[in-house]
Molecule: small-subunit ribosomal RNA
Organism: uncultured bacterium
RNA sequence: AGAGUUUGAUCCUGGCUUAGGACGAACGCUGGCGGCGUGGAUUAGGCAUGCAAGUCGAGCGACGGACAGUCUUCGGACUGUUACGGAGCGGCGAACGGGUGAGUAACACGUGAAUAACCUGCCCAUAUGUUCCGGAUAAUUGGUCGAAAGACCUUGUAAUACGGGGGAGGAUCGGUUUUUGGCAUCUUAGACCGAGGGAAGUCGCAAGACGCAUAUGGAGGGGUUCGCGGAUUAUCAGGUAGUUGGUGGGGUAACGGCCUACCAAGCCUACGACGAUUAGCUGGUCUGAGAGGAUGGUCAGCCACAUUGGAACUGAGACACUGUCCAGACUCCUACGGGAGGCUGCAAUCGAGAAUCUUGGUCAAUGCACGAAAGUGUGAACCAGCGACGCCGCGUGAAGGAUGAAGGCCCUCUGGGUCGUAAACUUCUUUUAUGGGAGAAGAACACAAUGACGGUAUCCCAUGAAUAAGCCACGGCUAACUACGUGCCAGCAGCCGCGGUAAUACGUAGGUGGCAAGCGUUGUCCGGAUUUACUGGGCGUAAAGCGAACGCAGGCGGAUCUUUAAGUAGGAAGUGAAAGGUUGGAGCUCAACUCCAACACUGCUCCCUAUACUGGAGAUCUUGAGUGCCGGAGAGGAAAACGGAACAAGUUGUGUAGCGGUGAAAUGCGUUGAUAUAACUUGGAACACCAAUGGCGAAAGCAGUUUUCUGGACGGAUACUGACGCUCAUGUUCGAAAGCCAAGGUAGCAAACAGGAUUAGAUACCCUGGUAGUCUUGGCCUUAAACGAUGUUCACUAGGUGUUGGGGGGUAACCCUCGGUGCCGCAGCUAACGCAUUAAGUGAACCGCCUGGGGACUACGGCCGCAAGGUUGAAACUCAAAGGAAUUGGCGGGGGACCGCACAAGCGGUGGAGCAUAUGGCUUAAUUCGAUGCAACGCGAAGAACCUUACCAGGGCUUGACAUGCAACUGCACGCUUCCGAAAAGAAGUUCCUUCGAGGGUGUUGCACAGGUGGUGCAUGGCUGUCGUCAGCUCGUGUUGUGAAAUGUUGGGUUAAGUCCCGCAACGAGCGCAACCCUCAUGUUUUGUUACCAGCGGAUAAUGCCGGGGACUCGAAACAAACUGCCUCUGUAAAGAGGAGGAAGGCGGGGAUGACGUCAAGUCAGCAUGCCCCUUACGCCCUGGGCUGCACAUAUGCUACAAUGGCCGGCACAAAGGGUUGCCAACUCGCGAGAGUGAGCUAAUCCCAAAAAACCGGUCUCAGUUCGGAUCGAAGUCUGCAACUCGACUUCGUGAAGUCGGAAUCGCUAGUAACCGCCGGUCAGCAAUACGGCGGUGAAUACGUUCCCGGUCCUUGCACACACCGCCCGUCACGCCACGAAAGUCUGUCUCACCCGAAGUCGCUGCGCUAACCGCAAGGAAGCAGGCGCCGAAGGUGGGGCCGAUGAUUGGGACGAAGUCGUAACGAGGUAGCCGUAUCGGAAGGUGCGGCUGGAUCACCUCCUU
Repeated sequence: AGAGUUUGAUCCUGGCUUAGGACGAACGCUGGCGGCGUGGAUUAGGCAUGCAAGUCGAGCGACGGACAGUCUUCGGACUGUUACGGAGCGGCGAACGGGUGAGUAACACGUGAAUAACCUGCCCAUAUGUUCCGGAUAAUUGGUCGAAAGACCUUGUAAUACGGGGGAGGAUCGGUUUUUGGCAUCUUAGACCGAGGGAAGUCGCAAGACGCAUAUGGAGGGGUUCGCGGAUUAUCAGGUAGUUGGUGGGGUAACGGCCUACCAAGCCUACGACGAUUAGCUGGUCUGAGAGGAUGGUCAGCCACAUUGGAACUGAGACACUGUCCAGACUCCUACGGGAGGCUGCAAUCGAGAAUCUUGGUCAAUGCACGAAAGUGUGAACCAGCGACGCCGCGUGAAGGAUGAAGGCCCUCUGGGUCGUAAACUUCUUUUAUGGGAGAAGAACACAAUGACGGUAUCCCAUGAAUAAGCCACGGCUAACUACGUGCCAGCAGCCGCGGUAAUACGUAGGUGGCAAGCGUUGUCCGGAUUUACUGGGCGUAAAGCGAACGCAGGCGGAUCUUUAAGUAGGAAGUGAAAGGUUGGAGCUCAACUCCAACACUGCUCCCUAUACUGGAGAUCUUGAGUGCCGGAGAGGAAAACGGAACAAGUUGUGUAGCGGUGAAAUGCGUUGAUAUAACUUGGAACACCAAUGGCGAAAGCAGUUUUCUGGACGGAUACUGACGCUCAUGUUCGAAAGCCAAGGUAGCAAACAGGAUUAGAUACCCUGGUAGUCUUGGCCUUAAACGAUGUUCACUAGGUGUUGGGGGGUAACCCUCGGUGCCGCAGCUAACGCAUUAAGUGAACCGCCUGGGGACUACGGCCGCAAGGUUGAAACUCAAAGGAAUUGGCGGGGGACCGCACAAGCGGUGGAGCAUAUGGCUUAAUUCGAUGCAACGCGAAGAACCUUACCAGGGCUUGACAUGCAACUGCACGCUUCCGAAAAGAAGUUCCUUCGAGGGUGUUGCACAGGUGGUGCAUGGCUGUCGUCAGCUCGUGUUGUGAAAUGUUGGGUUAAGUCCCGCAACGAGCGCAACCCUCAUGUUUUGUUACCAGCGGAUAAUGCCGGGGACUCGAAACAAACUGCCUCUGUAAAGAGGAGGAAGGCGGGGAUGACGUCAAGUCAGCAUGCCCCUUACGCCCUGGGCUGCACAUAUGCUACAAUGGCCGGCACAAAGGGUUGCCAACUCGCGAGAGUGAGCUAAUCCCAAAAAACCGGUCUCAGUUCGGAUCGAAGUCUGCAACUCGACUUCGUGAAGUCGGAAUCGCUAGUAACCGCCGGUCAGCAAUACGGCGGUGAAUACGUUCCCGGUCCUUGCACACACCGCCCGUCACGCCACGAAAGUCUGUCUCACCCGAAGUCGCUGCGCUAACCGCAAGGAAGCAGGCGCCGAAGGUGGGGCCGAUGAUUGGGACGAAGUCGUAACGAGGUAGCCGUAUCGGAAGGUGCGGCUGGAUCACCUCCUU
């Protein structure tokens, strides 16, 4: 510090996820030791049991015990002493310590102030005093009641308990008066007068000590008040009657509506009152670079609470955790009459929960209470126990050791790699654990005594490697890989995503990586996240500028001077508790931990100083703003009047059969006279041309002409005011269209509706009609793609060119200037597109708005509206994306250019018939398998009777029909003969060589293995098809762009061609094109047999037959020739047009040659091959059958339908092939297929071999024929082991369909099509009409590129990228999930009114009662019980608000496998789309009105650039 994830790829926006740290944690697996910490976060739920607050005899009386003495009636009594005991009175404490966080949004807390408005036990200091009396009471005794708790009566006693008197200069109060200080109320000090208040003793021989009382001061503690600070929510906007203030009174320690009576009507609030929800606050803790964010457990400070609610008493202090009273709930006891209790103290227990410990020891230390003290008490505290809950430390051994052991795993498997120096083995050590021995500090109280922890820490010795390693991960992020199993199953997963037979992603194993007594997971917080942006973000198109203006509060504000010192800055002081943090030291063996010191604690308060800037106050100025004067421009607004064109209707005339409408039609109108035409009348709405990127207005918007009224902007020159300004939450006003209400109006248009078409349907597009509405007036509504998708204002920052309204200069051209409105363009900005003085640039001010997509322009609530609806505006749930701009492709029922037998122009076919072949289908025991749009279908198959053969039935074999190796045996094999059998096979017989050891060969048996046309062409190699012989496909360097990419390769020409030329940020290059290769066409040279024969000679009936020749043809080798080379024309050039010459002319014809790639194209059955599968069978052998099966359909062909012909006769001319298991001449026989005999030829020699169409002659005469030949019958021939299923051919006979073929469709541009025959391969033969070649005869047509198909290039749109066979919308049906509405029903909470009214304070009362004082007494004073009253908790009744739960039914939403219906959107998406509104429709949606471009294409106009 980043990383992964949207895309084919890119940049951006933006969310999701991740690596880090932390925790009072929990869960899973595992677990050796120690130190230090830490441990009920949930039910502030309930609690058995024990303990947690006592102490003082030096305050008091009595009782008991012990001891001593005296007396004794021996029972005991009395007196005294006493570190003795349990109760009681009394004092102090119990308000501390300990727990918890329910409540509390508050002066509760933090921080800083105030108290001149207060209190303070114990403690400290100072001063003074401590006198005289009195009456009770608990204890105790006796008795009564009660189950108990307890109560009552009687008796009886003391005090530092209680009461009274005296006395005191001070406290306190009142009055008069002087005085100090202060911001006010006030306050300091003094004088005089009056009122008025106190005490307690104990111990000690004493001194004295401890107490008590009064007063003052201190310390510490507390009360109260104020400034500032820290939660959410406005879908909580108004709240408040003791409420705000005053006066009088009361009350308190003290101020105060704290309380009360009266008076006034205030007080709080947008700087968020009131309400709701949540929450103890802080020091700190976690995280973070910081700013921040989250948090408040342990420790420390404060607050609150103590079963729930209320209340007071006592006291210095409480409205009191282990006190009191009352009420409620709960639990317990009970004799049913009544009583008792409060663990949110320490342990323990139940419950709930994912989850949190021992009913331990000690007061030794530290502290606290009491005491004069000794001391007592103390679940505070110190220790121990339990828990890996956390942090820290240590260990589980160290060194050597290679045959790299065994074993596991992997592999290319006689071997190698790895675990791995790891082990074994040798040597060594003993931390830890174990045993034994020694043994602290902590202790401080003069000495002595005193240690829970603890025989602990620590030290020494002994034994022995002995007692001690797991967990997670290994696709990327993210360190670490292989094998097997599984086969979209089981499963994994934080995100992206893995798994459908070769899974580094599941499970296991081996190996590896990481951490380690732990390791992972889950949860939560911060971080990364600049993803709420103060530091530190944005708003044209990604989310985001309010539709527009005005404007109060608020925010901000021109120039100069003076003053002030609030902000601001500097200095100083106080405070900022300790702990914690940081730094430096120190102590535990180190560390964690602890201690010491310094710093920090960024804050608050007070004082001093400064005065640049901001603010406050005052004064001045003119440049911001405004006013006055002059002037011109304008669809600015409102009202009234007028006008012509068009349209419709009506009347009349002319006129006749149609009109109208469409892609084509129909509905409709028309002989009752339409349409058309002419005249007149009436009506409503809108204003052609001018007209324009033109003008005006804040926006919405505004258009005939004239008049009236009226707003604003602009220009010019000057005078005045003197900052009067800018922006603007809430608010107010305006606000297209549609819509609503009321009253009018209604020509045209036209939602709805009706009809006609279209269509599979057509609730649409098209047509004919047509109502609201559109228009006017008045009132509502308040929304639009209300858009420049760009808030308003001010300033600054190159230019160029139009246009509009003014002004100035100039004769003019033109120049200068102010205001508007367009285009282009620099710097700059931007993710890019683009913006660019009319900013999206650079700055300033203010407002509005955004924070992933969907849910959702929704729900609920509020406000507005007559309604429609508007405005404000969530959540649950769900996804990992949604999105912007640009790029490359692909696609378009987008555009442009070009090519091709693509169309057109032609010729001939197919599709109809019969047959052949192939395929589908059907059938079958089997009809083996593959090929399936073009690019399968006369294809693999260049030849299925057996074989082939892979299929079926049956019969057989199991190391096998075939290969290699090993072991054992064998004189055995092969072959031949016989028998059996359908054959394979089986049985029997016979049978080798040799150097006699072995060996070779062969056979048998056994083991390894063979074998498979079994699967997967979607695991593959190789080969092939196709686009396509189309002209394309790329690279290097450079350049442009953030980048994907672009450029080059585009453009202008040209070409068959990315062929070439020109231009150009490109320059070059490669694979393709072309050429090189073969062949054909011409010639030359060489050669001359088997080819040839001109000349010479010979021979024949005839023939290159012979001698010979090397001229010709021909054969086969080399060479030449063609290059737009030459001429004319056009063109810059490339090139093109024409011509000459030439055998050939512009690529001369043909062939071979197939770029990068596409189609998971085809082939595992040509071959090869991974993996899987079969192994007495899915292998092998054999016989027979099948591949040839036939209602049918398709494809490719053949033969025909005839006279350009058929038949008969005659006669002519090829090329290229093949041949010894072969071609076969000649001859004979047969009508013929053929047979017989037999020459030649291993081939330019011989043979196949006859070419056919053509040509000549004859016949047939338009017909199902002398066309056509299918089918069938008979007889034969040949091949072959064998022609039944199932061969070909021959002869005779038979003589079917068919008379040129619907829709549709194929081939071909010249030696081509068409027609004609010949040959070959395969092959015994042949189903060949196929396929591959060869020659013969030999045409027609192409105007041209509008259209169909395919392709290439450029451009445009795209929501496509599996790429249009794409993507994608809505209803309906099914499942599931969360939410809303709902008659209601039920909790909770808050509140109002009333009723009842406990305890208790306060007030009133005083007839009952009473010890202290007064009084001779009566009685009084004083007090108490009682009574009454106010307030008052719980409770009750009724009403209301809010939150929640539930609810028949219902509504939409999200998600789900490949359901149904359509096809709305994305391309011009096939009717451009979208926004608002209204209406209609199964649904997407359609239509009307207005608006927008975020619409393609074409044309025109305008503008701009050059």